RNA sequence: CCGUGCUAGGUGGGGCACUAGGGGUGCCCUGAACCCGAAACCCUCUUCAUGCGGGGCCGAAUCCCCCGCCCGAGGGCGGAGACCGCUCGGGUCGAGCACCGGAUGCAGUCGAUGAUGAUGGUCGGGUCCUCCGGCGGCGGAGCGCCGUGAACCGGGUCAGGUCCGGAAGGAAGCAGCCCUAAGCGGGUCGGUUCCGGGUGCUGGAGGGGAGCUCGACCGGAGUCGACGGUUCGGACAGCGCCGAGCGAUCACGCUCGACGGCGGGGUGCACGG
Numbered sequence: 001c002c003g004u005g006c007u008a009g010g011u012g013g014g015g016c017a018c019u020a021g022g023g024g025u026g027c028c029c030u031g032a033a034c035c036c037g038a039a040a041c042c043c044u045c046u047u048c049a050u051g052c053g054g055g056g057c058c059g060a061a062u063c064c065c066c067c068g069c070c071c072g073a074g075g076g077c078g079g080a081g082a083c084c085g086c087u088c089g090g091g092u093c094g095a096g097c098a099c100c101g102g103a104u105g106c107a108g109u110c111g112a113u114g115a116u117g118a119u120g121g122u123c124g125g126g127u128c129c130u131c132c133g134g135c136g137g138c139g140g141a142g143c144g145c146c147g148u149g150a151a152c153c154g155g156g157u158c159a160g161g162u163c164c165g166g167a168a169g170g171a172a173g174c175a176g177c178c179c180u181a182a183g184c185g186g187g188u189c190g191g192u193u194c195c196g197g198g199u200g201c202u203g204g205a206g207g208g209g210a211g212c213u214c215g216a217c218c219g220g221a222g223u224c225g226a227c228g229g230u231u232c233g234g235a236c237a238g239c240g241c242c243g244a245g246c247g248a249u250c251a252c253g254c255u256c257g258a259c260g261g262c263g264g265g266g267u268g269c270a271c272g273g
Stems, first nucleotide, its partner, number of pairs: 001273006009058003012030005020046005034055004064266007074256005081250002084247007096239002099234006106228001108227006120218008128207009138196006145186004154179004162171003
């Protein structure tokens, strides 16, 4: 140096979570990495802890082990700063927005109205009040209407029975039937009388005159509303403002760090040639 057979070792790594702590199962990143079984109030270990049980493959080197540097997926911690959200508190009404009220027609906007005559002015009427009246309506009461309505003390007719009479005949009269008085009920139809009113319309007289409205006349161009503007005042804490707290994101800082890249070093045994 070559060959054969072995052995150590390897057969992924990392972050978070869990744990007294190390691993694994779990979640995530990396990216391609043998198979099977169990593992979250879990499995297995103890600082030489970097899993457990069973099987397979590679095997002393590009491949196993160690060290240094670069890059950097992703995670963890902080985050005094920026920005956003939420909660609590405070506070100016002369920083502001939004809210409420007033003033001002203000070269604003929109709409309506106006030479078929606006705003305005004059006169008259109505609307309002008082008194008197007419017609109606409504309500109430009475009369009238209908029904009912008297053991006897209302009427008529009065069977039977009673009474008077020698008889003819006569008398009173219960029940029944018919009727009626007071009363009761009904109807509200229709008639009539009386009474009442926060009643409708209307007539007369008087009062009132602010507004509105109608008519006539004068006159001849604006008038009104909403929004906006300006301005004055008010109220509240809805926003903004100030302070505090919490949370998310980002910048930033610290930290772990996969994959990848570069460099350096280390590691056997037996037999044969």